[in-house]
RNA sequence: CCGUGCUAAGCGGGGAGCCAGCGGUGCCCUGAACCUUCAAUCCGCUACAGAAGGGCUGAAAGCCGCACGAGGCUCGGUCGGUGGGGCGCAGUCACCGUACAAGUGGCGUUGAUACCAAGGUCUCGUGCAACGAGUCACCGUGAACCGUGUCAGGGUGGGAACACAGCAGCACUAAGCGGAACGAUUCGUGUGCCACGAGGUUGCUUUGGCGGAGUUAACUGUCGGGAGGACGGUCCGGUCGGUCGUGUCGACUGCGGAUGCACGG
Repeated sequence: CCGUGCUAAGCGGGGAGCCAGCGGUGCCCUGAACCUUCAAUCCGCUACAGAAGGGCUGAAAGCCGCACGAGGCUCGGUCGGUGGGGCGCAGUCACCGUACAAGUGGCGUUGAUACCAAGGUCUCGUGCAACGAGUCACCGUGAACCGUGUCAGGGUGGGAACACAGCAGCACUAAGCGGAACGAUUCGUGUGCCACGAGGUUGCUUUGGCGGAGUUAACUGUCGGGAGGACGGUCCGGUCGGUCGUGUCGACUGCGGAUGCACGG
C1' cells in the first nucleotide's frame, strides 16, 4: 500500500417557537436524505439528553478547524401604508356672541333717531259684574202608634145631665226629600275691552310737543373673542411592509487536518 471481516459511528442538517433544559411531532430554510409505531389539554428523555423494533452502510459519506454564506431572530435608523389617543394649536371651512357701519336691503320729509309730557301696560285696596257653592225666603211633598187641630163610629166614668181619652178619615205642620226662574245674604275665584282711589313708571306701546335727516344691523364686509365639528398642525403609542445597519444562530458548499481492532498478501 492492497484485500477480507469487524467495531466506534452514520443513514440529513439548521432557524424561530415550545421547554428548567435536550430532542421530536407542526411552521420555515437548505436540498435528496432507510422502514414501522408514538406525539400540542403534546410525546420521549436528563447533560452520553427522542424512545422502541427492524434493515443498510461502515474508517470516510463520519469527526475537527477555517472560509463562504441561503435563511431565521434581536435591536436601532429611515421611508411608506393603516389605525388609536392627547393638545385649539399657525391656517381654511362651518358655528356662537361683541363692536363698527363701507356696500346691499328695510324704515324715514305722509317727518327718522334723540329728548319732553300725558295715558296704557305693572302693584295694592275698594266696588260692580260674571261664575260656582251654601243659607234664608218661595213652591210641592212630607207622620199605622210614639205631631197638632177636628175627631164619625166605637170606648171609659156617671142614675142622669154631662165629662174624659181617642183610632180611621180630613186639614195643617216638623225633620227630611224634591223643584225653581227671579229675590236676599255669606264665602270663594287661573273670571272682567268694567268703575274709583293710591302707588310705581327702567323697558315697550299710544297720543301730543320740539326739531329737521337720519336710523336699523337682516345679508356682505372689517376688528376682536369663544367653541372644538371637519380638514390641517404638533406630540405619543399600536400594527403592517420596504430599505440600511448592529448583534446572534447558521444549512448547502469549498479547503485543510486527525483517525480503531484482527487476519492475509